[in-house]
RNA sequence: UUCCGAAAAGCCAAACCCUCCGUGAGGAGGGGGCGGAAAGUUACGGAUCUUCAGCUUGAAGAUGGCCGGGCUGCCGAAG
Numbered sequence: 001u002u003c004c005g006a007a008a009a010g011c012c013a014a015a016c017c018c019u020c021c022g023u024g025a026g027g028a029g030g031g032g033g034c035g036g037a038a039a040g041u042u043a044c045g046g047a048u049c050u051u052c053a054g055c056u057u058g059a060a061g062a063u064g065g066c067c068g069g070g071c072u073g074c075c076g077a078a079g
Stems, first nucleotide, its partner, number of pairs: 001078003011036002016031006034065001040071003044068003047063007
């Protein structure tokens, strides 16, 4: 510098259960472990969902573990 892939170390943590927050989508903590080489980060584009107003559009939100893009990056391998 390139690659994200066999192993290992470490990391994250779906469903479900408990507590709390939110009108809601959902979020936080604990247990749990389906999975993950970006399941790190970012609402920029798309998508889905919620609430309100309206009546076919608008506003405010949610999801990064839905897809794409941006930024960053462990171990290891090769040069």
A computed fold for a 79-nucleotide RNA from an uncultured Geobacteraceae bacterium, annotated as c-di-GMP-I-GGC riboswitch aptamer. The coordinates come from a structure-prediction model, not an experiment, and the mean pLDDT is 77.